About this RNA: A computed fold for a 148-nucleotide RNA from Virgibacillus halotolerans, annotated as FMN riboswitch aptamer (RFN element). The sequence was found by an Rfam model in a public genome assembly. Lineage of the source: Bacteria > Bacillati > Bacillota > Bacilli > Virgibacillus. The model forms 100% of the base pairs in the Rfam consensus. Its Rfam family is "FMN riboswitch aptamer (RFN element)". Gene Ontology term of the family: FMN binding. The coordinates come from a structure-prediction model, not an experiment, and the mean pLDDT is 78.
RNA sequence: ACAUUCCUUCGGGGUCGGGUGAAAUUCCCAAUCGGCGGUGAUGAAGUGAUACUUCUAAGUCCGUGACCCGUUUUGGUUUUCUAACCAAACGGUGGAUCUGGUGAAACUCCAGAGCCGACAGUUAUAGUCUGGAUGGGAGAAGGAAUUU
Numbered sequence: 001a002c003a004u005u006c007c008u009u010c011g012g013g014g015u016c017g018g019g020u021g022a023a024a025u026u027c028c029c030a031a032u033c034g035g036c037g038g039u040g041a042u043g044a045a046g047u048g049a050u051a052c053u054u055c056u057a058a059g060u061c062c063g064u065g066a067c068c069c070g071u072u073u074u075g076g077u078u079u080u081c082u083a084a085c086c087a088a089a090c091g092g093u094g095g096a097u098c099u100g101g102u103g104a105a106a107c108u109c110c111a112g113a114g115c116c117g118a119c120a121g122u123u124a125u126a127g128u129c130u131g132g133a134u135g136g137g138a139g140a141a142g143g144a145a146u147u148u
Stems, first nucleotide, its partner, number of pairs: 001148001003146008017029003031128002033117002035064004043055004059115002068092004073088006097113005119131003
């Protein structure tokens, strides 16, 4: 230094104001938010240096997590049985971008205009309220052991 295993910690933001109404943070006007990894022509710092190093850079590109669905096997719980439930593994589903500019090159830069957002609940339809969730989690940081 690489790899493997294990441990610890961390690991999601958002309705200002107004209209209608019996009732809406759910509709309308308006406001507001953007998980994680990758890519990358951004920006910054170091340096003699355009090279190099470090940090940084996409909600809408590539991949992925939460939610939902299914299957199988394994394990657990309950039941007289059929079977049901829980967990794990695997699989599926899973939203949204264009135009102009610069340039050798841009879906990432600059400018402009768009668009998208699980499930359940609700005096009235929810990205933003409440709930499952003091949960789960992509992953991030640190540490330990072992191998080469």